Source information: The RNA shown here (transfer RNA) has 73 nucleotides and comes from an Alphaproteobacteria bacterium. Rfam family: tRNA. Its family is annotated with triplet codon-amino acid adaptor activity in the Gene Ontology. It is annotated as a transfer RNA.
[in-house]
């Protein structure tokens, strides 16, 4: 250089034949205990990696940058 996969909540990731996004962990607040620890409970305004296009609408498709990973040369 050339293909290929992936960027999304603080971490890991689902996620949707395009209709406005969620789990688990983590963290805050509460119950309970003498206290701690375990365990219940609640609590998410995320420019869904920039930008431009297409569409009535884009996280989901299209181009082209950028970044991280594997393969090839």
């Nucleotide at each position: 250089g050339c293909u290929c996969g992936g960027g999304g909540a603080g971490c890991u990731c689902a996620g949707u034949u395009g209709g406005u996004a969620g789990a688990g962990c983590a963290g805050a607040g509460g119950a309970c205990u003498g206290a701690c620890a375990c365990u219940c409970c609640u609590c998410g305004u995320g420019u869904c990696g920039g930008c431009g296009g297409u569409u009535c609408g884009a996280u989901c498709c299209c181009g082209u940058c950028c970044c991280c990973g594997a393969g090839c040369a």
Lineage of the source: Bacteria > Pseudomonadati > Pseudomonadota > Alphaproteobacteria.
It was read from a public genome assembly.
Its mean pLDDT, the model's own confidence on a scale to 100, is 80.